[in-house]
Order: sequence, then C1' cells, then structure tokens
RNA sequence: GGGUAUAACUCAGUGGUAGAGUGCAUGCCUAGCAUGCAUGAGGUCAUGGGUUCAAUUCCCAGUACCGCCA
Repeated sequence: GGGUAUAACUCAGUGGUAGAGUGCAUGCCUAGCAUGCAUGAGGUCAUGGGUUCAAUUCCCAGUACCGCCA
C1' cells in the first nucleotide's frame, strides 16, 4: 500500500425501509424413517462519525482477518 467484514454456515445485494442456498422449527406425506412439498422463525448489514429528504451502498477514522511489496 491492497482486499474482506450482511441470518447459525456459505454468499448475493452500486442511494429508496435486505434476499438466496444449506441448516433449524411446524404441518402434509409414511407402518416408521429418509426424500419430497408447504409454512414459519431467525438480521444493531462488524464499530464510531460525516454527506444526503433518505446510507448495506458514498466519504473519513479506527478494529479484526487475509494476500502483496520492501
């Protein structure tokens, strides 16, 4: 000097009140499981400020982690 930080996990989301897959719970299905189907819960968008009518998004600072150069 560069990158990353968003649900339990892996990740989308380039200014207008945040989603998917997996997982979890419930129901259906089954003699009973598994698979499948439906529904639901789960979020301080890592932190603190700034700009803006409005910030996950733009700007600044600092924190943690991972490369690169010396």

A computed fold for a 70-nucleotide RNA from Vicugna pacos, annotated as transfer RNA. It matches the Rfam family "tRNA". It is annotated as a transfer RNA. Lineage of the source: Eukaryota > Eumetazoa > Bilateria > Mammalia > Vicugna. Model confidence (mean pLDDT): 84 of 100.